[in-house]
RNA sequence: GCGGAUGGCCGGAUAGCCGCGGGUCUUCGGACCUGAGGAACGUCCGGGCAGCAUGGAGAAACGACGCCGGGUAACGCCCGGCCGGGGCGACCCGAGGGAAAGCGCCACAGAAAACAGACCGCCUGGCGGCUUCGGCCUGCCGGGCAAGGGUGAAACGGUGGAGUAAGAGCCCACCGCGCCCCCGGCGACGGGGGCGGCAUGGCAAGCCCCGUCGGCUGCAAGAUCGAAUAGGGCUGGCGGCCUCGCAAGGGGCAGGGGGUCUCCGCCCCGCCGGCCGGGUUGAUCGCACGAGGCGCGCAGCGAUGCGCGUCCCAGAUGAAUGGCUAUCUAUCGCGGCUCUUCGGAGCCGCGGGGACAGAACCCGGCGUACAGGCCAUCCGCAUUU
RNA sequence: GGGCGCUUAGCUCAGCGGGAGAGCACUGCCUUCACACGGCAGGGGUCGCUGGUUCAAUCCCAGCAGCGCCCACCA
Numbered sequence: 001g002c003g004g005a006u007g008g009c010c011g012g013a014u015a016g017c018c019g020c021g022g023g024u025c026u027u028c029g030g031a032c033c034u035g036a037g038g039a040a041c042g043u044c045c046g047g048g049c050a051g052c053a054u055g056g057a058g059a060a061a062c063g064a065c066g067c068c069g070g071g072u073a074a075c076g077c078c079c080g081g082c083c084g085g086g087g088c089g090a091c092c093c094g095a096g097g098g099a100a101a102g103c104g105c106c107a108c109a110g111a112a113a114a115c116a117g118a119c120c121g122c123c124u125g126g127c128g129g130c131u132u133c134g135g136c137c138u139g140c141c142g143g144g145c146a147a148g149g150g151u152g153a154a155a156c157g158g159u160g161g162a163g164u165a166a167g168a169g170c171c172c173a174c175c176g177c178g179c180c181c182c183c184g185g186c187g188a189c190g191g192g193g194g195c196g197g198c199a200u201g202g203c204a205a206g207c208c209c210c211g212u213c214g215g216c217u218g219c220a221a222g223a224u225c226g227a228a229u230a231g232g233g234c235u236g237g238c239g240g241c242c243u244c245g246c247a248a249g250g251g252g253c254a255g256g257g258g259g260u261c262u263c264c265g266c267c268c269c270g271c272c273g274g275c276c277g278g279g280u281u282g283a284u285c286g287c288a289c290g291a292g293g294c295g296c297g298c299a300g301c302g303a304u305g306c307g308c309g310u311c312c313c314a315g316a317u318g319a320a321u322g323g324c325u326a327u328c329u330a331u332c333g334c335g336g337c338u339c340u341u342c343g344g345a346g347c348c349g350c351g352g353g354g355a356c357a358g359a360a361c362c363c364g365g366c367g368u369a370c371a372g373g374c375c376a377u378c379c380g381c382a383u384u385u
Numbered sequence: 386g387g388g389c390g391c392u393u394a395g396c397u398c399a400g401c402g403g404g405a406g407a408g409c410a411c412u413g414c415c416u417u418c419a420c421a422c423g424g425c426a427g428g429g430g431u432c433g434c435u436g437g438u439u440c441a442a443u444c445c446c447a448g449c450a451g452c453g454c455c456c457a458c459c460a
Stems, first nucleotide, its partner, number of pairs: 001381010012328007020035006037356001041367002044365005049218004055264005062214005067081005082096001083094004097209002102207002104203003119149002121145007128137003157175005176198001177196008222285004232276007240253005255269004278459003292311008329354001331352009386456007395409004403440001411427005433449005
């Protein structure tokens, strides 16, 4: 210098004028303060909060997750490791439990696709034929083999040797696989030794098994006030018994209901639910101090935790956060000059000119979108010293 | 703001791991004097897009895009 890897940050600046939302003050004229994001987005996860009577124990169903250890309020997130794969490397990627619990699927091709099988082929016995008598065969009937060919995504361990009529874990060495033991590690796992002759193909983002977690609904949740209307129609379930009372009504038991079932506890009973219809389109709270931001120190490899100091930082409800002008700037185009390792770089002039996007109860994550730029660490190649 | 569903031929839909299909529509031929009806034959597909799992994806999983539906309060 070129090419790359990882982590982090910025993503227009300043001034003036006009305007908008919110707050405080007001002499009601106005003045002052404050006002989008790293993703405010998608709504994919996890919580806070609120309601559903939902408090305790258990079960079923359903759903999610899944190497190990740690972090966290929690997570499907993050950090550190292990194993597998990719890259020369920095580094990156992995929904990464169980296929010897069971069921299911494996199309086409192929002889055979999961309790394997034999098309070509190799070897061999008998008969037949030919013969130069060594043998040979588009022949027929039988036996052995699975090495080679061929099919397939996948062919029932791989490579080499020994062995054989030809062959084969039949035998041997190494590798793979399984089991046992020892050592290291909290663990996933790694290293070493011994035994087994191979039995056990793949798919669980198919059903399933094992383990862990999870009630449901969501701020249009929900609370208070106010206005208006017909507590109107249809329909489902239960309105059983005893007792007091002349009656109205009261009490008890059973029963029923309270969005899965059981037990305990609780609440209600002229009550609970569904559909249609009627009225309103208001105000306030929830709702802005929070797992909060910034700085420093300590512990930790790190995620993160602890301590101290400091700051208060949008709150609308058809929904504010904008517009114009001037100067500057990242950057782009054109022209000129200088330098050059010939790839470009610097300076001057003119012109253009700012990515994705925009709060709506709030937080922690993930994913997705993003013109351009900056910083730090590291890797490879080339050159120079 | 919150919740849920769908996307397959021109239209309406089925299919849910191994050949992409049905009805209507379209084209040609037959029938008719001609048209309609009817009969026969045929064409037409990025299964919304991009990745992943699998030997293999319309189907299973994830992300993105487009379209549609529901949810206010009072008595």